[in-house]
RNA sequence: UGGUGUGUAGCUCAGUUGGUUAGAGCAUUCGGCUGAUACCCGAAAGGUCACUGGUUCAAAUCCAGUCACACCAA
Numbered sequence: 001u002g003g004u005g006u007g008u009a010g011c012u013c014a015g016u017u018g019g020u021u022a023g024a025g026c027a028u029u030c031g032g033c034u035g036a037u038a039c040c041c042g043a044a045a046g047g048u049c050a051c052u053g054g055u056u057c058a059a060a061u062c063c064a065g066u067c068a069c070a071c072c073a074a
Stems, first nucleotide, its partner, number of pairs: 001073007010026004019057001028044005050066005
């Protein structure tokens, strides 16, 4: 320098060919259970879907550019 892939909650990830409120597990907080702790059960909080722009009635999803990381080539 070129190519490919990835970027979604604190962490690991899902999200079907664009359409209902953006989700799961773990972690955190609260409650239940217990003599107490753990396990277990219930609930809550937590998100600029990397960023900018575009297409569309409608974008995490499609398009372009930028950034970061990984890999490959030189």